[in-house]
Context: one part of a larger RNA
């Protein structure tokens, strides 16, 4: 000077408390450990690994295993020779790659000898190649404390010096935010603001969007028309403790009120200081050193990453009547669409199929929103709850669904009657609950990322648990 203390003082945070919904019990999905295996590729490990890298393992991916092949190589540059190729087509052979055979087949220039370009093939060597090792050799990127309010510097002053001061103190704030004081005076990185979005209004604009009044049609903004409204998207306005009152030190500021769409950083996002953890990553990429070089490189087929006594994490579905089933009937937002989205129609119980209107989209399509409302039924039961598991028959994608995909119909109908110790999230359009979309993607979400609908309870307070800040 720090760090630490079951030392002290002050303060903050869904940290506790007050509440709501969960997890921990069941079945399944998914990740991990362990075990097994020829292989179950590798990494991630308290918080901050475990629906994580992976925004999607049937082949490919793929790095693993088995088997079969190649050796200047799948890929790059350079040298020499040959050919005119390459490509395309056909055949033999193989599990496939490798291997073998046949047909066809360049351009520019020219003194017609040739020269050049490009490509293929053969050869030789420099080399290629490595998801091999080391994240404790590194760059870059990332997590975390933590969006916590801190971390420093110049000059001056004090101290022999390490250092101190400033940055402490009195108030105040979400904040080292601001005010006052002070041997300090200033400054920088952070805070805040500037950025995006949402909430109100205005101006401008009016198609593909909208329809108040007028006309016409009635199935419909369909049409004549209109710019009012909604909306779209550009520019502005608006909030500043600005006004009033009280408190305060005549300060900063705090509390209450008015006006206002909004009130005290209005809500949300982006934004992450100096540093910490030899934190993570050599498997995104780059890279030093080490290692392999007829193999630790490359290609191919099949298998594996999907195994299963078990243990843990994260989820989904339930255990039912605030419910299940059936019928009828409303109301979103945000997205995506050309090797695409695919309407109406027809066929099928259905998944889906046939067919193809329209649409590179405020135009057409995906598209039905669901919970909700109305009516009927079930009557407390392992049930008309619950849907695992299994059988049969089908559909779709794709060379190909055996290992190992998704969906449909019929049948089957397991556990489960609210879950021990313990433990998690959340303070408002939040929790809870309900559906919709997208990325990845041929196909394959209960995951992820977004979107809207319905919409609570509680918060006395800071003694205690956890984490953090300041002074001592």
């Nucleotide at each position: 000077u720090g760090a630490c203390g079951g030392g002290g003082a002050c303060c903050c945070g869904c940290a506790c408390a007050a509440g709501c919904a969960g997890c921990g019990g069941a079945g399944c999905a998914u990740g991990u450990g362990g075990u097994u295996u020829a292989a179950u590729u590798c990494g991630a490990a308290g918080c901050a690994a475990c629906g994580c890298g992976a925004a999607g393992a049937a082949c490919c991916u793929u790095a693993c295993c088995u088997a079969a092949a190649c050796u200047u190589g799948a890929c790059a540059u350079a040298c020499c020779g040959a050919u005119g190729c390459c490509g395309a087509u056909u055949c033999g052979g193989u599990a496939a790659u490798g291997c073998g055979a046949a047909u066809u087949u360049u351009c520019c220039u020219u003194u017609c000898g040739g020269g050049g370009a490009c490509a293929u093939u053969g050869g030789a060597u420099a080399c290629a190649g490595g998801u091999g090792g080391u994240g404790c050799a590194u760059g870059g990127u990332u997590g975390u404390c933590g969006u916590c309010a801190g971390c420093u510097c110049g000059u001056g002053u004090c101290g022999u010096g390490a250092g101190a001061u400033g940055u402490u103190g009195g108030g105040u704030u979400a904040a080292g935010u601001c005010c006052c004081g002070c041997a300090a005076c200033g400054a920088g990185c952070g805070c805040a603001a500037c950025c995006c979005u949402u909430g109100u209004c205005a101006a401008u604009a009016g198609u593909u969007g909208c329809c108040a009044g007028c006309g016409u049609a009635u199935a419909a903004g369909g049409u004549g028309g209109g710019g009012a409204c909604u909306c779209u998207a550009u520019u502005g306005a608006g909030a500043c403790a600005g006004c009033u009152a009280a408190g305060g030190a005549c300060a900063a500021c705090u509390u209450a009120g008015a006006g206002g769409a909004a009130g005290g950083u209005g809500g949300g996002g982006a934004u992450g200081a100096c540093g910490u953890c030899a934190a993570a990553u050599c498997a995104u990429c780059a890279u030093g050193c080490c290692c392999c070089u007829u193999a630790u490189g490359u290609u191919u087929a099949g298998g594996g990453c999907u195994a299963c006594a078990c243990a843990c994490g994260u989820g989904c579905u339930a255990c039912a009547a605030u419910g299940g089933u059936c019928a009828u009937u409303a109301c979103a937002g945000a997205g995506g669409g050309a090797a695409g989205c695919g309407a109406g129609a027809u066929u099928g119980u259905g998944a889906a199929a046939u067919g193809g209107a329209g649409c590179a989209a405020a135009c057409c399509c995906c598209a039905a929103a669901a919970a909700g409302a109305u009516g009927a039924u079930c009557u407390a039961a392992g049930u008309u709850c619950g849907g695992a598991u299994u059988g049969u028959a089908g559909g779709c994608u794709g060379a190909a669904a055996c290992u190992c995909g998704c969906c449909u119909a019929c049948a089957u109908g397991a556990a489960g009657u609210u879950g021990g110790a313990g433990u998690u999230g959340c303070u408002a359009g939040u929790a809870a609950u309900c559906g919709c979309a997208a990325a990845u993607c041929a196909g394959a979400a209960u995951g992820u990322u977004g979107c809207g609908g319905u919409g609570a309870a509680u918060g006395c307070g800071u003694u205690c648990c956890c984490g953090g800040g300041u002074c001592u």
Molecule: small-subunit ribosomal RNA, 3' major domain
Organism: uncultured bacterium